[in-house]
C1' cells in the first nucleotide's frame, strides 16, 4: 500500500431502521448477620469521532482514529 472482520457500562456480550439501549459479572447504597461471605432489595455507569441518508440511526452510506488477520512490497 490493497482486502476482510472488530469498535456499545470497570470487563465480558445482546439489542430487525422504531417504546426509557438490555443481561451476568464488577462498584456503590440498604436489608440480613456478633463482624464479614453468601442471600435478597435497589441506584450509578456505555453506542471510538466527524458528516451523510432517513419521519426516525448502535444499525445503512462516506472519511477518520485504533485493534486483529490475510495478501503484496520491501535492494
Nucleotide at each position: 500500500g490493497c482486502g476482510c472482520u472488530c469498535a456499545u457500562a470497570g470487563c465480558u456480550c445482546a439489542a430487525u431502521g422504531g417504546a426509557u439501549a438490555g443481561a451476568a459479572c464488577g462498584u456503590c447504597a440498604g436489608c440480613c448477620u456478633g463482624c464479614g461471605g453468601a442471600g435478597c432489595u435497589g441506584a450509578a455507569g456505555a453506542u471510538c469521532c466527524a458528516g451523510g441518508u432517513u419521519c426516525g440511526a448502535u444499525u445503512c452510506c462516506u472519511g477518520g482514529u485504533g485493534a486483529g488477520c490475510g495478501c503484496a512490497c520491501c535492494a
Predicted 3D model of a 75-nucleotide RNA (transfer RNA) from an Elusimicrobiota bacterium. The RNAcentral record of the sequence draws on ENA. The organism belongs to Elusimicrobiota, within Bacteria. Rfam family: tRNA. The family's RNA type in Rfam is transfer RNA.